Two RNAs folded together computationally: RNase P RNA and transfer RNA, 455 nucleotides in total. It holds a member of the Rfam family "Bacterial RNase P class A". Rfam classes the family as a ribozyme. Model confidence (mean pLDDT): 75 of 100.
């Protein structure tokens, strides 16, 4: 000094002209609820008004008590904001993965740095391609070593097939089943023994606690992977402002009460249907009765609900949804002007986006320029 | 407001659940068949797997957060 990330501020003021809905006041319609035009006052987008991830408030349904099932969350402690909700902030400790350095090596331990959606892989089951001999019940390709058969060679021994045994050594692979030495062997191996690491158990110390040392084990050999099933700890009734509330029209339908001769009563879950009386109108009559045919609403009131309107609903408050445009200033950076600052002129920039029931958190987008960390390069001391 | 699926070669979809080689058909390009085209043969090209970060020895597949697109409901 350039570049580039991370996080944060900040994204302005006035004034003219519009544009929304609000209140007042005139004019003009009006079916008397309002409509409409004009003129005054006042108000009029966000840090995310966004994604709709989460939590509430406020409304309705639902509920005896538990348990499945499904979801959501996850290391301990102590402060702190919060609606003690979702979040979130800040200090400590613990495991863990990964660099770097130290112990001669190594298993692995120790110290410094780092990173993270950091409950459990020793409850079970599942998966670990390719490569490899063998990938979790370990494995036998090369070596090695026994043994047998055959070849070769005087011999010492070499080579080949088989069959066995071996996890030291080679290789592969992300990841080969504890490390050193030693006994031990035919070669070998925790097969045995020391010493050193891990790990369950138990005991003791220590710490709120997660865990963390220390002793014993005739206890263990048990890689990863739960952002794979699952297991363990907590927590969770549904719905969503088109919730929902009040008022309510026309047409259809439900139920009264009158007017009419137009009604009653059974069947039947209702309606229609269908039988029987009863009424009206013709015909016949032995005057008791048969037969046949017609059948219909109208007025008014009452209750649900649907269309709609209104409240829900805001110091912004819509229902296709207004918030904008120019000018001015103002800030940022840069030139010029000056030794230099200040002032003064010049130029250039101003993003992301846009409320629809309200509020918090979360994650996301964001322009010049600013602050604060942090990587890389160059140059200089 | 509330739920749900999608993105993969120029276009149409598997694959993803159960992580390990990215595939199928049409198109395209070449070559051979035709006098020439079609068609028919044999070959061949052609993929940031919407984007970013993360788990994983390994991610199109898991998980997370964008952005596009579609769909039901009330």
């Nucleotide at each position: 000094g350039c570049g580039g990330g991370a996080g944060g501020g900040g994204a302005c003021u006035g004034g003219u002209c519009g544009c929304u809905g609000c209140g007042c006041g005139c004019c003009g319609u009006u079916u008397c609820g309002g409509c409409g035009g004009c003129g005054c006052g006042g108000g009029g987008a966000g840090g995310a008004a966004a994604g709709u991830c989460c939590g509430g408030a406020c409304u309705c349904c639902g509920c005896a008590g538990g348990g499945c099932a499904g979801g959501a969350u996850g290391u301990c402690c102590c402060g702190u904001g919060g609606u003690u909700a979702a979040c979130g902030c800040g200090g400590g400790a613990g495991g863990a993965g990964c660099g770097c350095c130290g112990c001669c090596a190594g298993a692995u331990c120790g110290g410094c740095g780092u990173u993270g959606a950091c409950g459990g892989a020793a409850a079970g089951u599942g998966c670990c391609a390719c490569a490899g001999a063998g990938a979790a019940u370990a494995u036998a390709c090369c070596g090695c070593c026994g043994c047998a058969g055959g070849c070769c060679g005087u011999a010492a021994g070499g080579c080949c097939u088989a069959c066995g045994g071996u996890a030291a050594g080679g290789g592969u692979g992300a990841a080969a089943a504890g490390g050193u030495g030693g006994u031990g062997u035919a070669a070998g191996a925790g097969a045995c023994c020391a010493c050193c690491g891990g790990c369950u158990g138990g005991c003791c110390g220590c710490g709120c606690a997660a865990g963390c040392g220390g002793c014993c084990u005739c206890g263990c050999a048990g890689g990863g992977u739960a952002a794979a099933c699952c297991c363990c700890g907590u927590c969770c009734g549904g719905a969503g402002c088109a919730a929902g509330a009040u008022c309510g029209a026309a047409u259809a339908g439900g139920g009264g009460a009158c007017c009419g001769a137009u009604g009653g009563c059974g069947u039947g879950g209702c309606c229609c249907g269908c039988g029987c009386c009863g009424c009206c109108c013709g015909g016949c009559u032995u005057c008791g009765g048969c037969c046949g045919g017609a059948g219909a609403g109208g007025u008014u009131c009452c209750g649900g609900g649907u269309a709609g309107a209104u409240c829900g609903c805001a110091u912004a408050g819509a229902c296709g949804a207004a918030u904008g445009a120019c000018c001015a200033g103002g800030c940022u950076g840069u030139c010029g002007u000056u030794g230099c600052g200040a002032g003064c002129g010049g130029c250039a920039g101003a993003a992301c986006a846009g409320a629809a029931u309200c509020c918090g958190g979360c994650u996301u987008a964001u322009g010049a320029u600013c602050c604060u960390c942090c990587c890389g390069c160059a140059c200089g001391u | 407001c509330g739920g749900g699926g999608c993105g993969u070669a120029g276009c149409g979809c598997a694959g993803a659940c159960u992580g390990g080689u990215a595939g199928c058909g049409c198109g395209u390009u070449u070559g051979c068949u035709u006098g020439g085209g079609g068609u028919g043969c044999a070959a061949a090209a052609g993929g940031u797997c919407u984007c970013g970060g993360g788990u994983u020895c390994a991610a199109a597949u898991c998980c997370c957060g964008a952005c596009g697109c579609c769909c039901c409901g009330a």